[in-house]
């Protein structure tokens, strides 16, 4: 220098064109306990950037950017 894959909540993973992007864990409030831990209940968080196709894009297209890996 070329090529693959990959980039979604703090964190690990879901959804592959269509209903409000959904779970666990973490974090807050609250209940419950003499206290804390356990355990209920609630609340708030996310598509990597910038265009492109489409009635509609996390999903496909192209360029950037980060991350890995492969080949020189």
């Nucleotide at each position: 220098g070329c090529c693959c894959u990959c980039g979604u909540a703090g964190u690990u993973c879901a959804a592959u064109g269509g209903a409000u992007a959904g779970a666990a864990c973490a974090a807050g409030u609250c209940c419950c306990u003499c206290c804390u831990a356990a355990g209920g209940a609630c609340u708030a968080g996310a598509u990597g950037c910038a265009g492109g196709u489409u009635c509609g894009a996390u999903u496909c297209c192209u360029g950037c950017c980060g991350a890995g890996g492969g080949c020189a």